Context: one part of a larger RNA
RNA sequence: GGUUUACGGUGGAUGCCUUGGCGCCAAAUGCCGAUGAAGGACGUAGGUCACUGCGAAAAGCCUCGGGUAGCUGUGAACAAGCGCCGAUCCGGGGAUGUCCGAAUGGGGAAACCCACUGGAGCGAACCUCCAGUAUCGCAUAUUGAAAAAAUAGGUAUGCGAGGGGAACCUGGGGAACUGAAACAUCUAAGUACCCAGAGGAAAAGAAAAGAUUCCCAAAGUAGUGGCGAGCGAAAUGGGAGCAGCCCAAACCUUUACAGCUUGCUGUAGGGGGGUUGUAGGGCUCAGCGAGAACGGAGACAGAAGACUUGAGGUUAGUGGAAUGGUGUGGGAAAGCCAGCCAGAGAGGGUGAGAGCCCCGUACGCGAAAACCGAGAGACUCCAAGCUGAGAACCUGAGUACUACCGGGCACGCUAAUCCGGUAGGAAUCUAGGGAGUCCACUCUCUAAGGCUAAAUACAUUUGGUGACCGAUAGUGAACAAGUACCGUGAGGGAAAGGUGAAAAGUACCCCGGCGAGGGGAGUGAAAUAGAACCUGAAACCGUAAACUU
Numbered sequence: 001g002g003u004u005u006a007c008g009g010u011g012g013a014u015g016c017c018u019u020g021g022c023g024c025c026a027a028a029u030g031c032c033g034a035u036g037a038a039g040g041a042c043g044u045a046g047g048u049c050a051c052u053g054c055g056a057a058a059a060g061c062c063u064c065g066g067g068u069a070g071c072u073g074u075g076a077a078c079a080a081g082c083g084c085c086g087a088u089c090c091g092g093g094g095a096u097g098u099c100c101g102a103a104u105g106g107g108g109a110a111a112c113c114c115a116c117u118g119g120a121g122c123g124a125a126c127c128u129c130c131a132g133u134a135u136c137g138c139a140u141a142u143u144g145a146a147a148a149a150a151u152a153g154g155u156a157u158g159c160g161a162g163g164g165g166a167a168c169c170u171g172g173g174g175a176a177c178u179g180a181a182a183c184a185u186c187u188a189a190g191u192a193c194c195c196a197g198a199g200g201a202a203a204a205g206a207a208a209a210g211a212u213u214c215c216c217a218a219a220g221u222a223g224u225g226g227c228g229a230g231c232g233a234a235a236u237g238g239g240a241g242c243a244g245c246c247c248a249a250a251c252c253u254u255u256a257c258a259g260c261u262u263g264c265u266g267u268a269g270g271g272g273g274g275u276u277g278u279a280g281g282g283c284u285c286a287g288c289g290a291g292a293a294c295g296g297a298g299a300c301a302g303a304a305g306a307c308u309u310g311a312g313g314u315u316a317g318u319g320g321a322a323u324g325g326u327g328u329g330g331g332a333a334a335g336c337c338a339g340c341c342a343g344a345g346a347g348g349g350u351g352a353g354a355g356c357c358c359c360g361u362a363c364g365c366g367a368a369a370a371c372c373g374a375g376a377g378a379c380u381c382c383a384a385g386c387u388g389a390g391a392a393c394c395u396g397a398g399u400a401c402u403a404c405c406g407g408g409c410a411c412g413c414u415a416a417u418c419c420g421g422u423a424g425g426a427a428u429c430u431a432g433g434g435a436g437u438c439c440a441c442u443c444u445c446u447a448a449g450g451c452u453a454a455a456u457a458c459a460u461u462u463g464g465u466g467a468c469c470g471a472u473a474g475u476g477a478a479c480a481a482g483u484a485c486c487g488u489g490a491g492g493g494a495a496a497g498g499u500g501a502a503a504a505g506u507a508c509c510c511c512g513g514c515g516a517g518g519g520g521a522g523u524g525a526a527a528u529a530g531a532a533c534c535u536g537a538a539a540c541c542g543u544a545a546a547c548u549u
Stems, first nucleotide, its partner, number of pairs: 001548009015534001016498002020469002022466009031164002039100003042055003046078001049075003061094006070082003105114003115133007135161009168199001169197005179186001183226001213240005223231002244451003247396001251272010277429001279395003283390006295382004307377003312372004317365003323338004339356002341345001347359003401424007411436001431446005485492002505533001508520004
């Protein structure tokens, strides 16, 4: 020096555990904000570092309910207190709510600085306190130029807006990598991303058509495609859910203004009327009808006001059956013996594995207050017109359509349908659009105005659940985690769980530096469970013995 064995050190794998995560299902709920949001800064406790809560009324105040013996949030004890005259705690409502932030009196390097007007502090000045004072839009009033009337403009008052929101939604813009085994049409993809806007959903939607929307099938079919890579319907069938309406115009009437021919026209409004394709409506004429009942509809629209009531539900809770013995053990819930309950033998906890110990569970009960709310009532509306004939007044114009181009349709074009640009540019019901170029016939519908719930998407909460994870996993985060730390910044972004049933966390003695650490003693079932604490693998480092060089 090596090998082996034994015993240790180091190290933190493995096993076991779970307070934390990740999916899915169901139900309920869904916007917040100038009454100052979201998000923050700074404060706030007896002493207070962090988190949590709260706001100069500051781990809290008032009130209404629930609830019961303890409490003064957590890490974490002490001091001093509170509480059956009902605290702490849980829930409803209210008060307070510094400063920043749309931030809004002005400014500003966010959480700071400086004002004006009115009021207050015994208040003239200084200082302090309270309230108001941003901009834009709309309405009303008032004032009022160039320029006579007027208008622009100014001022005041009232109302509204502004900003935020993880995902979901609509619109406006809009890539490239990539694939095509290269690459250009194509694809990726109308994706990512940017902007604007809306809401609890959004969008779409009542036929120039087979209401709109969503799911399953049709179907990877028909098609499309450097006919490559790929892209990829619809009809139709089944289901979810169902709901329809209002204007513009003709015509009648009315207000204001303007013009002039002074009773007509024009402009801008108001009221009635009217709303469709078997065309409808208006006008004129003729005929019938006389106004009520039944019925229907209505916070989802169709007109409007949310008025009353209200089943039920949400936001605290509450009742809730039934076991003893025995030996082992530190400990019984395990074993044995003998019982009981069960509309409850789901689950969790308790010194090992408990239906009957605790919390619960099945099954019941419960709200002063706030909110949701089926349904009902009240009220309102449908609701005075209908038929026939005549006549030819109206029925959405730079629109439809055409040419060229572009986009979008599964469809990349000779390409219907839809949208846009440029240039042209109709008809008016004897009219016009469509039926995949186009023409004829036939069929069908009525554009160029508008509204519309549900079925759908996403999220949150609650409950349930998992051939989901179990601390290098599962969220980045089971711990002071978007923390520490890094970066000028945008941004990046960790590591880190486990004594024990219970701190019973080692009184006292000894060595030592009034150390660190250790030895006794004591606690405990166990201390090789002693806080660097469950188990404690390997690498690595030792001690002892044997053998060997």

This is a predicted structure of a 549-nucleotide part of an RNA (large-subunit ribosomal RNA, domain I) from Chloroflexi bacterium 44-23. The sequence was found in a public genome assembly. Model confidence (mean pLDDT): 81 of 100.